The part of an RNA shown here (small-subunit ribosomal RNA, 5' domain) has 521 nucleotides and comes from an uncultured bacterium. It matches the Rfam family "Bacterial small subunit ribosomal RNA". Model confidence (mean pLDDT): 85 of 100. RNAcentral holds the full RNA, with entries from ENA.

[in-house]
Context: one part of a larger RNA
């Protein structure tokens, strides 16, 4: 010193912190949407016209049908996100990390920079409608239909690929510019202004590319536990040649040839364990950890596997197998809290099924905005640190009461009563923010919060306890007990005067703590 726990004990506040054990199973809710300014449709309203009907004498009202705008909601195609954020420490002794190199062996959505384009076609499909299986979960068949889905042409300097000329640059492999000739390759609209229209123009997309940012991938060098009572270890093992894969180099995969490659400076095996900046603690050197925070890596009920996509081998998307848990009409099917709360278990032991998206930051959208247990806050625990408060000056016939006593007295003790004072903190009453930039036409827009703060009321009024006192070690008597009950960190204390037990008094050291127990330096 501490993510503690236990005992007594407890008045406030401000900042932290909080399953260290079962990566033990989990009931409910919520934790990832969004876009109608990409598309068809459906529903709802509001206007305007047409066309019936009914009432009425007309104006007109009521109603069906139908067509066009507008406004709004969205199952459903698409499109972006879901690969971030969030948990968590199981495995992992390894390029996992930490730190410096390489990559002439690479990838990169959205961003920003620089050129260029953005023409012309064409077939489905979901939604829905019918039929239809099925307890369900899910489906299947025929039919319509749109797109920024999906597809064929055109073009296209550049970009790739091949051949090629030239200059420069590296040790090499090669690379970087500048050219010349082929050869293959794109693309989507959408939604505003002005216009009678044709068309102009903005915005927001798409499409090739060149550079950059900012992320990743792969590779070395070097550094951080234990164990020899683990001494040899290895067959895709180590290299070659070739092919195959990968966005890339490679035994990363084959196929063949070789016969190597590690190892006392510890292979290999066994244990242990996520790593780092950091924290504790020491003068320092070191030694111990690695909770909160911040970075990195790893895993998502246990294992395997791909789709998809710029990114994954993907907690809250997918198959497969195993466990186990639940529905069932027995034919089949559902799930995965080591996300926020919460529960049951396990444990010496860790909280609230809370509150808003105001703020800050993701996703989505042109915006409004929607959605965000990320994030702010609130609860609840002295768990930790700091800050404060429980009065504050007077006051001795040194009252009573307790306790000792040599009986005088001695201490409790200015302590108390009592007089004069104050009002922190709580309490009550009024006022009451900052944080709000943004957005939005304006009105408006703070969870926290009627909180902090700021005025005024009342009255010492509501607020001390813990362990110690034989030496280490600051604090002593008296009663009780009689190796008995009992103490105890170590020495040791009790067998009739026990400062070492027990209870009184008194005292000592800390104080909303105080002490025990663990465990580190």
């Nucleotide at each position: 010193g501490c993510g503690a726990a236990c005992g007594c004990u407890g008045g406030c506040g401000g900042c932290g912190u909080a399953c260290u054990u079962a990566a033990c199973a989990c009931a409910u809710g919520c934790a990832a949407g969004u876009c109608g300014a990409a598309c068809g449709g459906a529903g709802a309203u509001c206007g305007c016209g047409g066309a019936g009907u009914g009432a009425g004498c007309a104006a007109u009202c009521a109603u069906u049908c139908u067509g066009c705008g507008g406004u709004u909601u969205u199952a459903g195609u698409g499109g972006c996100g879901c690969a971030c954020g969030g948990g968590u420490g199981a495995g992992u002794a390894a390029c996992a990390c930490g730190u410096g190199g390489g990559u002439a062996a690479c990838c990169u959505g959205u961003c920003c920079u620089g050129g260029a384009g953005u023409c012309c076609g064409g077939g489905a499909u979901a939604c829905c409608c019918u039929c239809u299986c099925g307890a369900a979960a899910g489906g299947g068949a025929g039919g319509c239909u749109a797109a920024u889905a999906c597809u064929g042409g055109a073009u296209a300097c550049g970009u790739u690929c091949c051949u090629u000329g030239g200059a420069u640059c590296g040790g090499a492999a090669g690379g970087u510019c500048c050219g010349a000739g082929g050869a293959g390759g794109a693309a989507a609209g959408g939604u505003g202004g002005c216009g009678a229209a044709a068309g102009c123009u903005g915005c927001c997309g798409c499409u090739c590319u060149u550079g950059g940012a900012g992320g990743g991938g792969c590779u070395c060098g070097c550094g951080g536990c234990c164990u020899a009572u683990c001494a040899g270890c290895u067959a895709g093992u180590u290299g070659g040649u070739g092919a195959g894969g990968u966005g890339a180099c490679g035994g990363c995969u084959c196929a063949c040839c070789a016969a190597g490659g590690c190892g006392a400076u510890g292979a290999c095996g066994g244990g242990u364990a996520g790593c780092u900046g950091g924290u504790c603690u020491g003068a320092g050197a070191g030694g111990a950890c690695g909770a909160c925070c911040a970075g990195c890596c790893a895993c998502a009920c246990g294992g395997g596997c791909a789709c998809u996509g710029a990114g994954a081998c993907a907690c809250g998307g997918g198959c497969c197998c195993g466990a186990c848990u639940c529905c069932u009409a027995c034919g089949g099917g559902a799930g995965g809290c080591a996300g926020c709360a919460g529960u049951g278990g396990g444990g010496a032991a860790u909280a609230u099924u809370g509150g808003a998206c105001a703020a800050u930051g993701g996703g989505c959208g042109a915006a409004a905005g929607c959605c965000u247990g990320a994030u702010c806050c609130a609860g609840c625990a002295a768990c930790g640190c700091c800050g404060c408060g429980u009065g504050a000056g007077g006051g001795a016939u040194g009252a009573c009461g307790g306790c000792c006593u040599u009986c005088g007295g001695g201490u409790u003790g200015u302590a108390a009563a009592c007089c004069u004072c104050u009002u922190u903190c709580a309490g009550c009453a009024g006022g009451g923010a900052c944080g709000a930039a943004g957005c939005g036409a304006a009105a408006g827009u703070g969870a926290c919060g009627g909180u902090a703060c700021c005025u005024g009321c009342a009255g010492a009024a509501g607020a001390a306890g813990g362990a110690c006192c034989g030496g280490c070690c600051a604090a002593c008597u008296a009663c009780g007990u009689g190796c008995c009950a009992g103490c105890a960190g170590c020495c040791g204390c009790g067998g009739u005067a026990a400062u070492a037990c027990g209870u009184a008094g008194g005292g000592u050291c800390c104080g909303a703590g105080c002490g025990u127990u663990g465990u580190c330096c």